Model confidence (mean pLDDT): 86 of 100.
The part of an RNA shown here (large-subunit ribosomal RNA, domain IV) has 350 nucleotides and comes from a Verrucomicrobiota bacterium.
Lineage of the source: Bacteria > Pseudomonadati > Verrucomicrobiota.
Context: one part of a larger RNA
RNA sequence: ACCUCGUUAAGGAACUCGGCAAUCUAGCCCCGUAACUUCGGAAGAAGGGGUCCUCCAGCCAGUCAGUGUAACAACGAAGCCGGUUGGAGGCGCAGUGAAAGAGCUCAGGCGACUGUUUAUCAAAAACACAGCACUCUGCUAACUCGCAAGAGGAUGUAUAGGGUGUGACACGUGACCAAUGCCGUAAGGUUAAGGUGAGAGGUUAGCCGCAAGGCGACGCUUUGAACUGAAGCCCCGGUGAAUGUCGGCCGUAACUAUAACGGUCCUAAGGUAGCGAAAUUCCUUGUCGGGUAAGUUCCGACCUGCACGAAUCGUGUAACGAUCUGAGCGCUGUCUCAACGAGGAUCUCG
Numbered sequence: 001a002c003c004u005c006g007u008u009a010a011g012g013a014a015c016u017c018g019g020c021a022a023u024c025u026a027g028c029c030c031c032g033u034a035a036c037u038u039c040g041g042a043a044g045a046a047g048g049g050g051u052c053c054u055c056c057a058g059c060c061a062g063u064c065a066g067u068g069u070a071a072c073a074a075c076g077a078a079g080c081c082g083g084u085u086g087g088a089g090g091c092g093c094a095g096u097g098a099a100a101g102a103g104c105u106c107a108g109g110c111g112a113c114u115g116u117u118u119a120u121c122a123a124a125a126a127c128a129c130a131g132c133a134c135u136c137u138g139c140u141a142a143c144u145c146g147c148a149a150g151a152g153g154a155u156g157u158a159u160a161g162g163g164u165g166u167g168a169c170a171c172g173u174g175a176c177c178a179a180u181g182c183c184g185u186a187a188g189g190u191u192a193a194g195g196u197g198a199g200a201g202g203u204u205a206g207c208c209g210c211a212a213g214g215c216g217a218c219g220c221u222u223u224g225a226a227c228u229g230a231a232g233c234c235c236c237g238g239u240g241a242a243u244g245u246c247g248g249c250c251g252u253a254a255c256u257a258u259a260a261c262g263g264u265c266c267u268a269a270g271g272u273a274g275c276g277a278a279a280u281u282c283c284u285u286g287u288c289g290g291g292u293a294a295g296u297u298c299c300g301a302c303c304u305g306c307a308c309g310a311a312u313c314g315u316g317u318a319a320c321g322a323u324c325u326g327a328g329c330g331c332u333g334u335c336u337c338a339a340c341g342a343g344g345a346u347c348u349c350g
Base pairs, nucleotide, nucleotide: 002344003343004342005341006340007339008338010336011335014334019331027051028050029049030048031047036041038168052090053089054088055087056086057085058084059083060082062080063079066075067074091095103329104328105327106326107325108324109323110321111320115127116126131166132165133164134163135162136161137160143152144151145150169316170315171314172313174246175245176244179243180242181239182238183237184236188234189233190232194228195227199223200222201221202220203219206215207214208213247265248264249263250262251261274308275305286302287301288300289299290298
């Protein structure tokens, strides 16, 4: 020097990515307790005081001699026991004297909450959740497993069951059906196998021919037009808490600046409410304000939103959180800056 502990002058986060770690706090009784709030909470908020031993006095409950009663009931002295209030006194640095046993506050992000998760690097803002919505399903249900029989769904029956999305609660949830999907409609177009089989070819009994060759029935066979022929697709409508999408340029007000306003092009329609440098902002440490002596983080605003935005929900929100971020009080060996001690491990000699 290392590991695990203990103590420490003065200072008290100056340490550090960050108070990580370790202190502080702590039980019980009494007093007292804010914003906010879904009126339940927040709350043990915060912040104070007390706490041991002896004696005395008061009060309250229990037990009990006894009184009382027909029997109960009721009353109840002394003593004992338990509790409690007040007073006097005592000792120590210290009275929940050991052990065990909350540090607190302010502000913000996310997720409502309790819960679940990567057995063995992630516990979370991820998953789930109650609630909300859409959609399918009339029972031999939809759907799932199985080749099938069959089983689950369910010994259930639309206040039921399956699927999908969102995720308590409050207020809301805008525009677009052009594309994709789904639903509906059945008029038209297109369209398979199949059906039917006009026509054409091959073969050859036969016939003609001196020959080469030509014609060629039945049968067999190879093709094959037209007609007929379902769903689908095209077509026509609907549908967004379906997949999704939600513009550009130019000009204009009596300082300047800006543009309520106008013009024009394109589109299916051009982002509404709300929020906004945000878990989203590149430029960017944007600008202003707050907090600090000093603040790329934080909080409040602004809006120029590179590239927020409404159930892939928008915006708020009490309570909750081994969550994340910023600030403060208390407290401390985290540090200035290290020291000493205990035990262990290790090394040398034996």